[in-house]
Context: one part of a larger RNA
């Protein structure tokens, strides 16, 4: 000198844009953060229409008709988004291949199916246990829920038997028999949807080369450890896992050990080599109160799923039960410190849906902080009586603050007043037309806006509403009175103060910055 997720002391106008619990992965009141489908089924508990019956004439009953819908069966989603940085020195992370060692819902392209049958079971009811959380019995009911049978190209196993290729294990791949295996309907009659199979996309699994902190005051280290071969087991290789068999594997080019730490992209420094750091944002990994497991499922060993243990906190009729903010506000506590218990789904993305729409604390936006970074203002010109007053000056004349102020003219950004008033929106949908590729597309009208009456414009008013920090012996831009007397104090080095201190402390001057200064922490 540059920088910082900054803290602190004095100040303190306005704008735009960034940031904003670095510390206790500490504990956690309350709201909210994931649902959704009546175009898959029972079907109607509540609302509205509507219809029928009474008659108390505005009330009651009753009806899934419709419009919708709590609850249940069922399908998708829930593994995504959103959070942290615990753990981890690792194939975790980066970066290049490899899979002839692999999966992949949803989406796209093809090809082909889609035929008969059965038993349940929830909710309804009926009884009943419980303080409740939540059960229990008994009938009774449907599916796109759940099960046999049949049909089946490919695909897998079993036996046969050619070609071609390669990188060895293999790989494309023909031919014949034989095993075993599929499926759903809704429907506005347009379609959606289901089944089997092939590619392709997306997406994730594995495994290799290199490259990835300090301690040797840590020198040895290893028993499923290395390696066969067999078998289980995985989507998949593979000691993964297990019984046998060999004795081998790794290290001073640092193995084990112990310490710290998530890595990358980039960030700061610096001419560069380098050094330092890894908050915001993107990508990967890990983890979700501690430790363990597996269900389900295209995917999880699962953040607001489950199930054992423990710690914790909490309701109870003491019999038993509930709970998991490192989601998004917001409590406590700990800290030198860190924001609102906001608004909308307008937008963009996401889930479901045929679509209307419904969720969405991702996201968008508002609030709050000078935290940082930019941009603006606190006037502008003219104005000597160079007043008053402070301060200095015994050469008492005069210096300086000073165009400074007053007063005179003008301007009006920010603030203000009245008035207007967006952009961000195109779409989806609804109507109408056009091409015809016959199921889409394309026009053109209507509709949709949290932000927010904001952002802009013009208008009104008036210098009006706005400056302060540090410094001033040398480094280092700025000097002089005065008190003070190695005392009070200063300080980043040198040092400075013991009676005239340009260093303390105040004054008046002046210096650098500037709505910010200054200091302390940390890196270069």
């Nucleotide at each position: 000198g540059g920088a910082u997720g900054a803290a602190c002391g004095c100040u303190a106008g306005c704008g735009g844009c960034a940031g904003g619990c670095u510390u206790g992965a500490c504990a956690c009141a309350u709201g909210c953060a994931a649902g959704u489908c009546g175009a898959g089924g029972g079907g109607u508990a509540a609302c509205a229409u509507u219809g029928a019956a009474g008659c108390u004439u505005g009330c009651u009953u009753c009806a899934g008709a419709u419009g919708a819908c709590g609850a249940c069966c069922g399908g998708c989603g829930a593994a995504c988004g959103g959070g942290u940085g615990c753990g981890u020195a690792a194939c975790g992370c980066g970066u290049a291949u490899g899979c002839a060692a692999c999966c992949u819902a949803c989406c796209u392209u093809u090809c082909a199916c889609a035929g008969g049958g059965g038993g349940a079971u929830a909710g309804c009811c009926a009884u009943u246990a419980g303080a409740a959380a939540u059960g229990a019995u008994g009938a009774u009911u449907a599916a796109u829920a759940c099960c046999c049978c049949a049909u089946a190209c490919g695909a897998u196993c079993u036996u046969u038997u050619a070609a071609c290729a390669g990188c060895a294990u293999u790989g494309u791949a023909a031919u014949a028999a034989g095993a075993a295996g599929a499926a759903a309907a809704c429907u506005a009659c347009g379609g959606u949807g289901g089944u089997g199979a092939a590619a392709g996309a997306u997406g994730g699994g594995c495994a290799u080369g290199c490259g990835u902190c300090c301690u040797a005051u840590u020198a040895g280290u290893u028993a499923g450890u290395u390696g066969g071969a067999g078998a289980g087991g995985u989507a998949a290789c593979g000691g993964c896992u297990c019984a046998c068999c060999a004795a081998g594997a790794c290290a001073u080019c640092g193995a084990u050990a112990g310490g710290u730490a998530g890595g990358g992209g980039c960030c700061u420094u610096g001419a560069g080599a380098g050094g330092g750091g890894g908050g915001u944002c993107c990508c990967c990994c890990a983890c979700a109160c501690u430790g363990g497991u597996a269900c389900u499922g295209a995917g999880a060993c699962a953040c607001g799923g489950a199930c054992c243990a423990g710690a914790c906190u909490u309701c109870u009729a003491c019999g038993g039960g509930a709970g998991g903010c490192a989601g998004c506000a917001g409590u406590g506590a700990g800290g030198a410190a860190u924001a609102u218990u906001g608004g909308a789904c307008a937008a963009u993305g996401g889930a479901g849906g045929a679509a209307a729409c419904u969720c969405u604390g991702a996201u968008c936006c508002a609030g709050c902080c000078a935290u940082g970074c930019c941009g603006c203002g606190u006037g502008c010109a003219g104005g000597a009586u160079g007043a008053c007053a402070g301060c200095u000056u015994u050469a008492u004349g005069a210096g300086u603050u000073g165009u400074a102020a007053a007063c005179u003219g003008c301007u009006u950004u920010u603030a203000u007043u009245c008035a207007g008033g967006a952009a961000g929106a195109a779409a989806c949908c609804u109507c109408a037309g056009c091409a015809c590729g016959u199921g889409u597309g394309c026009u053109g009208a209507g509709u949709u806006g949290a932000c927010g009456g904001u952002a802009c414009u013009g208008u009104u008013u008036g210098a009006a509403u706005a400056a302060g920090g540090a410094u001033c012996g040398g480094c280092u831009a700025a000097c002089u009175c005065c008190g003070u007397g190695c005392c009070a104090g200063c300080a980043g080095c040198c040092g400075c103060g013991g009676u005239a201190a340009u260093a303390c402390g105040g004054a008046g001057g002046a210096u650098c910055c500037a709505a910010g200064u200054g200091u302390u922490a940390u890196c270069c």
Predicted 3D model of a 524-nucleotide part of an RNA (small-subunit ribosomal RNA, 5' domain) from a Flavobacteriaceae bacterium. The coordinates come from a structure-prediction model, not an experiment, and the mean pLDDT is 82. The sequence was found in a public genome assembly. Taxonomically the source falls in Flavobacteriaceae (Bacteria, Pseudomonadati, Bacteroidota, Flavobacteriia). Rfam family: Bacterial small subunit ribosomal RNA.